The RNA shown here (Glycine riboswitch aptamer) has 125 nucleotides and comes from a Thiotrichaceae bacterium. The sequence was found by an Rfam model in a public genome assembly. Taxonomically the source falls in Thiotrichaceae (Bacteria, Pseudomonadota, Gammaproteobacteria, Thiotrichales).

């Protein structure tokens, strides 16, 4: 000086695994019952309680739908953790993965996503 490789940016492509149940809600929309039925509470009967009666009140159908919280199943390809299997790589004991695990993180789409391929500049090797 060339070339490769890493770090950094850009663009492209990138698996998997519940659009899960379940209760509360903000609201829609249609229906249905029912003056029913369940709480709460008040008055009248009563020694008292209990039971009835009458009134207040407040909840009750389906569907979607906003928002929170809870249960279980599962994935591995941010990142973290381990070398305890199994296979690599060096070696008499270590290493680090595309292996294990699954905290974390995900399970329609969107974002994100290990690698890959391409380009860009700088600074290292």
């Nucleotide at each position: 000086a060339a070339a490769u490789c890493u770090c950094u940016c850009g663009c492209a492509g990138g698996a998997g695994a519940a659009g899960u149940u379940u209760u509360c809600u903000c609201g829609u929309a249609a229906u249905u019952u029912a003056u029913g039925u369940g709480g709460g509470u008040u008055a009248a009967u009563u020694u008292a309680a209990g039971u009835u009666u009458a009134g207040c009140u407040u909840a009750u159908u389906u569907a979607c739908u906003u928002g929170a919280a809870a249960a279980u199943g599962c994935c591995g390809a941010a990142g973290a953790c381990g070398c305890a299997a199994a296979a690599c790589c060096g070696u008499c004991c270590g290493g680090a993965a595309a292996c294990g695990c699954u905290c974390a993180g995900g399970c329609a789409a969107a974002a994100g996503g290990a690698c890959u391929g391409c380009g860009a500049a700088u600074a290292g090797a």